A computed fold for an 86-nucleotide RNA from a Candidatus Bipolaricaulota bacterium, annotated as c-di-GMP-I riboswitch aptamer.
The sequence was found by an Rfam model in a public genome assembly.
Taxonomically the source falls in Candidatus Bipolaricaulota (Bacteria, Bacteria candidate phyla).
RNA sequence: GUGGCGAAAGGGCAAACCCGGGGAAACCCGGGGGCGCAAAGCCGCGGGCCCUAACGCGUGAGGGCGAGGGUAGCCGGGCUGCCGAA
Numbered sequence: 001g002u003g004g005c006g007a008a009a010g011g012g013c014a015a016a017c018c019c020g021g022g023g024a025a026a027c028c029c030g031g032g033g034g035c036g037c038a039a040a041g042c043c044g045c046g047g048g049c050c051c052u053a054a055c056g057c058g059u060g061a062g063g064g065c066g067a068g069g070g071u072a073g074c075c076g077g078g079c080u081g082c083c084g085a086a
Stems, first nucleotide, its partner, number of pairs: 012037002017032006035073001041079003045076003048071005055066003
C1' cells in the first nucleotide's frame, strides 16, 4: 500500500400490535410502536411461500390448474451505499 473481518462513533431502517385509509384478498400507504436488521437500501430475473374478485379449465367439493396479484424482513441473483479499530 492492497485485500479480508467488522469493534467503536455518527446515525439509518423498522417486526408484532393499535388507529386512519386503499384492496375481493394476500397485502400496501400514513401515524403511533420497536421485534429485530451491517445492506431489513433499490430491482419481481430464478426459486419458495401467500391471495383469488373478474376471465378460461376443472371437481362431489377444494385456489385444484391457467392467468392475474402479493411477499425484497423467505432464499438466490443484479445494482448502489456511511464509518472503518484490534